This is a predicted structure of a 70-nucleotide RNA (Fluoride riboswitch aptamer (crcB RNA motif)) from an archaeon.
[in-house]
Formats: sequence, structure tokens, C1' cells
RNA sequence: UCCUCCAACGGCGGUGAAGCUCGCCAUAACCGCUCGCAGCGAUGUGUGAGCCAAUAGCUUCUACCAAAAC
Repeated sequence: UCCUCCAACGGCGGUGAAGCUCGCCAUAACCGCUCGCAGCGAUGUGUGAGCCAAUAGCUUCUACCAAAAC
């Protein structure tokens, strides 16, 4: 320095926190959608505008939004 195996710990699942459960990753997993423009053999990429969502799922809290009542 490279390869293999084992163990422990960890990381991630489009915006925060906690508990429980599930999945994925350490060769990384992961990094939302729509439309226009540019670019391009295709995919990928850049840029402008718009939209939903605090969960991977359940529960609770917090922030935000909408409606109703007092």
C1' cells in the first nucleotide's frame, strides 16, 4: 500500500426535535415535482418561473399555511 473476514460504532431515507418501527449505505446510501429557455445522438447539465411537504411510516411537540368559532 492492496485484498479478505469479523466485531463495535455510525451515516442516510427533499425543511426542525423526541420515541417506536422499517429500509438502505460505508465502492456510499441521500440530495422533491411541473413548465419555459439554453445545451445535448440519448440520458445527464445549467438557468428562469411556479407548486406540494416539517414523517421512510406511526405518535407527540415546535414553526408555517388555510378555514371555522369565540